[in-house]
Order: sequence, then C1' cells, then structure tokens
RNA sequence: GCCGCAAUAGCUCAGUUGGUAGAGCAGCCGCCUUGUAAGCGGCAGGUCAUCAGUUCAAGCCUGAUUUGCGGCU
Repeated sequence: GCCGCAAUAGCUCAGUUGGUAGAGCAGCCGCCUUGUAAGCGGCAGGUCAUCAGUUCAAGCCUGAUUUGCGGCU
C1' cells in the first nucleotide's frame, strides 16, 4: 500500500425481510432469610463508532472517515 471482518446499555453479545432497540451479567428497589449468599419480581441504563447519501421510514442499504483484529505484498 491492497483486501476482508468488527464497532449496538458499565461488560459480553443478539437484532440476517428496512417498520416500537433487546437478552445475560453488573447496578438500584422490593420479596424471601435470624442474617448473608443464592433464588424470585420489578426499575433504571442507548448520539446503534463519526459524517454524508437513498427512503415515507435506516442498527439494517450506499459512500467516505476513525479505531481494532486478521490476511496479502
């Protein structure tokens, strides 16, 4: 230098037909317990890496950029 993959909640990740953004763990509250842990119920938590484009509508499609990983030379 070229090619490919990834970037979504504090962490690990789904969301694959373009149509309400989700799960587990962690956090907070409650129940249970003599108490703690475990268990059960609930709550909160999001600039979907950034900037543009297409579309009535974009996490999803297109382009560029950034970062990380891998490959080729």